[in-house]
The RNA shown here (c-di-AMP riboswitch aptamer (ydaO/yuaA leader)) has 156 nucleotides and comes from a Halobacteroidaceae bacterium.
The RNAcentral record of the sequence draws on Ribocentre.
Its Rfam family is "c-di-AMP riboswitch aptamer (ydaO/yuaA leader)". Gene Ontology terms of the family: regulation of gene expression and cyclic-di-AMP binding.
The coordinates come from a structure-prediction model, not an experiment, and the mean pLDDT is 78.
Lineage of the source: Bacteria > Bacillati > Bacillota > Clostridia > Halobacteroidaceae.

RNA sequence: ACGGUUAAAACGCUUAAUUCCAUUUGGAAGCGGGGGACCCACUUUCUUUUGGGGUGAAUCUACUUUUCAAGCUUACUGAUAUAGGAUUGGAAAUGGUAGGGUUACUCUUUCAACCCGAACCCGACAGCUAACUUCGUAGGCGUUGGAAGAGGAAGA
Numbered sequence: 001a002c003g004g005u006u007a008a009a010a011c012g013c014u015u016a017a018u019u020c021c022a023u024u025u026g027g028a029a030g031c032g033g034g035g036g037a038c039c040c041a042c043u044u045u046c047u048u049u050u051g052g053g054g055u056g057a058a059u060c061u062a063c064u065u066u067u068c069a070a071g072c073u074u075a076c077u078g079a080u081a082u083a084g085g086a087u088u089g090g091a092a093a094u095g096g097u098a099g100g101g102u103u104a105c106u107c108u109u110u111c112a113a114c115c116c117g118a119a120c121c122c123g124a125c126a127g128c129u130a131a132c133u134u135c136g137u138a139g140g141c142g143u144u145g146g147a148a149g150a151g152g153a154a155g156a
Stems, first nucleotide, its partner, number of pairs: 011142004018029004030137006040127001049124001051125001052122004060096003064093007072085004099116005105151007
């Protein structure tokens, strides 16, 4: 100097996931989600139906690779079996992508860089939706590039 591990505090990021009062398992405020009229919209599915729906940025995909299944086809056979080929469909991997995030005063615009592009839930059932009603307030992490405009703060 670089990297790793552990502990405490501060600051910051993702997200609705924060703050306060209690300490008797909780209660409030704030933030967020679901259900739910008239009007409007939709006229479309009836459980193996192409079911439907919700939270979330997380959708949609292939001149790719591997694998599974189905039938077709070629070789061989008396026939199966066996080996191969392309096609269709499913799964996984690797790419791309609608979309989303960060780059330290805040907001907006822009350039650039680096990332995410998941997962889960309801259970036959839900369009919007005032009143009403109901639920959540976890978890996981560590960034500090530039330009313009407006505002704020601090210092001289």